[in-house]
RNA sequence: GCCUGAGUAGCUCAGCGGCAGAGCAACUGUUUUGUAAACAGUAGGUCGUCGGUUCAAAUCCGACCUCAGGCU
Numbered sequence: 001g002c003c004u005g006a007g008u009a010g011c012u013c014a015g016c017g018g019c020a021g022a023g024c025a026a027c028u029g030u031u032u033u034g035u036a037a038a039c040a041g042u043a044g045g046u047c048g049u050c051g052g053u054u055c056a057a058a059u060c061c062g063a064c065c066u067c068a069g070g071c072u
Base pairs, nucleotide, nucleotide: 001071002070003069004068005067006066007065010024011023012022013021018055026042027041028040029039030038048064049063050062051061052060
């Protein structure tokens, strides 16, 4: 330099055009002498960045950035 894959909540990941979600973690409450567990609830996101297509983009297209792998 070229090719492929990945980037979404604190962490691990779903979501493949039409309201952004789950598990774990965190916080609050119930329970307990207390902690843990259990149960109920709450909060947490400019969907890597910038453009384009579209009535509508996390999703499609382009460029760029970061990470992983491969080729030379």
Molecule: transfer RNA
Organism: Candidatus Wolfebacteria bacterium